[in-house]
Molecule: c-di-GMP-I riboswitch aptamer
Organism: Sporomusa sphaeroides DSM 2875
């Protein structure tokens, strides 16, 4: 360095879906519920993706984020356990 197999303790979070509230929407809050996650803890001045109220243009509609997404990626930062 590569491949295969095995393996802890205590826990944590919570997808889809149902429901409540907020929102123009995307989506988010509370409760239930677990698909999964070693950061699926936090951060939106990076990239991607989603929505389009308002605005602009056009008149079969389109474009646009100071909106959203951290469980899309990247980055920063804070934690838990074991071994060394």
């Nucleotide at each position: 360095a590569u491949a295969u197999a095995g393996c802890a303790u205590a826990g944590g979070c919570a997808a889809a879906c149902c429901u409540u509230c907020u929102g123009a929407a995307a989506a988010g809050u509370g409760g239930g519920g677990a698909c999964g996650c070693a950061a699926a803890g936090c951060c939106a001045c990076g990239g991607g993706u989603c929505u389009a109220a308002g605005a602009c243009a056009a008149u079969u509609u389109g474009u646009u984020a100071a909106g959203a997404u951290a469980g899309c990626c990247a980055g920063g930062u804070u934690g838990c356990a074991a071994a060394g």